Transfer RNA from a Candidatus Pelagibacteraceae bacterium, 73 nucleotides, folded computationally. Taxonomically the source falls in Candidatus Pelagibacteraceae (Bacteria, Pseudomonadati, Pseudomonadota, Candidatus Pelagibacterales). It matches the Rfam family "tRNA". The family's RNA type in Rfam is transfer RNA.

RNA sequence: GCUUCUGUAGCUCAGUUGGGAGAGCAUACGACUGUUAAUCGUGAGGUCGGGCGAUCGAAACGCCCCGGAAGCG
Numbered sequence: 001g002c003u004u005c006u007g008u009a010g011c012u013c014a015g016u017u018g019g020g021a022g023a024g025c026a027u028a029c030g031a032c033u034g035u036u037a038a039u040c041g042u043g044a045g046g047u048c049g050g051g052c053g054a055u056c057g058a059a060a061c062g063c064c065c066c067g068g069a070a071g072c073g
Base pairs, nucleotide, nucleotide: 001072002071003070004069005068006067007066010025011024012023013022019056027043028042029041030040031039049065050064051063052062053061
């Protein structure tokens, strides 16, 4: 330098017919318990890496840029 994959909550990730932003863990509060742990319930937490574009509508499609991984040279 080229090719492919990848970037979504604090962490690990799901989300391909383009219209709901989600799960587990962690965390806060509550229940339970003599207390803690475990268990159960409820909640908070997101510029979907950044910008532009096409579309009535984008996490998803196109282009450019940035970060990470693998392969080739």